A computed fold for a 367-nucleotide RNA from a Thermoanaerobacterales bacterium, annotated as Bacterial RNase P class A.
Rfam family: Bacterial RNase P class A. The family's RNA type in Rfam is ribozyme.
[in-house]
RNA sequence: UGAGCCGGCCGGGUGGCCGCGGCGCCGCUCCGGCGGCGUCGAGGAAAGUCCGGACUCCACAGGGCAAGGGUGCUGGCGAAAGCCAGGACGGGGUGACCUGUCGGACAGGGCCACAGAGAGCAGACCGCCGAUGGCGGUGCACCGGGCGACCGGGGCGCCGCACAGGCAAGGGUGAAACGGUGCGGUAAGAGCGCACCAGCGUCGGGAGUGAUCCCGGCGGCUCGGCAACCCCCACCCGGAGCAAGGCCAAGCGUGGGACGGCUGGCCCGGCCGAUGUCCCCAGGUAGGCCGCUCAGAUGGAUGGCCACCCGGCGACGACCCGCACGGGCGUCGCCGACAGAAUCCGGCUUACAGGCCGACUCACCGU
Numbered sequence: 001u002g003a004g005c006c007g008g009c010c011g012g013g014u015g016g017c018c019g020c021g022g023c024g025c026c027g028c029u030c031c032g033g034c035g036g037c038g039u040c041g042a043g044g045a046a047a048g049u050c051c052g053g054a055c056u057c058c059a060c061a062g063g064g065c066a067a068g069g070g071u072g073c074u075g076g077c078g079a080a081a082g083c084c085a086g087g088a089c090g091g092g093g094u095g096a097c098c099u100g101u102c103g104g105a106c107a108g109g110g111c112c113a114c115a116g117a118g119a120g121c122a123g124a125c126c127g128c129c130g131a132u133g134g135c136g137g138u139g140c141a142c143c144g145g146g147c148g149a150c151c152g153g154g155g156c157g158c159c160g161c162a163c164a165g166g167c168a169a170g171g172g173u174g175a176a177a178c179g180g181u182g183c184g185g186u187a188a189g190a191g192c193g194c195a196c197c198a199g200c201g202u203c204g205g206g207a208g209u210g211a212u213c214c215c216g217g218c219g220g221c222u223c224g225g226c227a228a229c230c231c232c233c234a235c236c237c238g239g240a241g242c243a244a245g246g247c248c249a250a251g252c253g254u255g256g257g258a259c260g261g262c263u264g265g266c267c268c269g270g271c272c273g274a275u276g277u278c279c280c281c282a283g284g285u286a287g288g289c290c291g292c293u294c295a296g297a298u299g300g301a302u303g304g305c306c307a308c309c310c311g312g313c314g315a316c317g318a319c320c321c322g323c324a325c326g327g328g329c330g331u332c333g334c335c336g337a338c339a340g341a342a343u344c345c346g347g348c349u350u351a352c353a354g355g356c357c358g359a360c361u362c363a364c365c366g367u
Stems, first nucleotide, its partner, number of pairs: 001363004006358005012309007020041009043338001047349002050347005055241004068237005073086005087102006103232002108230002110226003125171002127167003132164002134161007142153004179197006198222002200219008245290004254282004258277002260272004310336008319328003
């Protein structure tokens, strides 16, 4: 200098004019309001409404069990969601760094498509062998028979076949095939034996709060995945949501009482009433208030224009850095994002022009 990576922050400024909402004061008023002055008036995400809570109503009002749902490595913070740091196993990048997963598969059940011989206490297609047995051929000596050529028998050895049988090293299938390399061993082979390595189990030592990590001994112990399939373990969980919910309350209508008529000596009581009088009461509707906040609306205010400055991009210039490249200066033009509270708070996620600060990485150049 260029490219990159991580964390934090900002999200145009000043003035003028016009306009909007809340509050306070003053003036005017035909009491409906109007005017003036002062003061306050969106965000890092106010968004999506995805989690958790405050608050409100309903249910249960005590405890346990069951069902259903959620969460799941460790430590710290937190009311909880979640955040920070760490651990193990993976993936990407030369690197700084980014990113995925997370209780249990010796409690039990279930599943592992296609391909393949075999996919769950596995299997033999190609292949290797054929020790042992079998079949065929042949050599040697022996036994028996025959005068003899020879015939029969078992024995030992060699050669061939690959029928029984042995193997799992190599090939092949697959996401996955019962550790890897080497030596020995064998008919051929195999943890069959041994050495080293890897894993598992177990015993011991050390580091760490812990998840976990490191070291050593012993045991040939040596098959894996799916729990987002059921399941097991631990912990947590009632439902609905500010259109929650509470208060006040017209007009028309509704219900009740009083008054009225009948029964009755009277009261209580019962029955009736053109639904009479329009005297009283009730629930509820419209509507209003609270909930609702130092922004606080309730058809929803927080805006617009102009000038100058700031930042970025582009064009031009006869100026400057000696020329080129590049930069400075000046002029002109364009641009300054995402987005707008609605009961409040804590998170998560998503959107975002441009810029600032700090740590780090890689490449090249100079000293």
The sequence was found by an Rfam model in a public genome assembly.